[in-house]
Molecule: transfer RNA
Organism: marine eukaryotic metagenome
């Protein structure tokens, strides 16, 4: 300097808008003689921090702080 930071892991999202999403994976139910596996459901997120602009910020600026290069 660039590049990323979003659910326990890996990731999407949005030219700034009305309720933040998916696989996996946890839990619970059904299903089996059981176990897995398919099936149905739920729980979990102060969107890396702190300001800042806005009528409204995961999104734009500024710092700053982990990673990678």
């Nucleotide at each position: 300097c660039g590049a990323u930071g979003u659910a326990g892991c890996u990731c999407a999202g949005u030219u700034g808008g009305u309720u933040a999403g998916a696989g996996c994976g946890u839990c619970g139910g059904a299903u089996u003689c059981a176990u897995a596996u398919c099936c149905c459901g739920a729980a979990g997120g102060u969107c890396g921090g702190c300001a800042g602009u806005u009528c409204a910020a995961c999104u734009c600026u500024g710092c700053c702080c982990a990673u990678c290069g």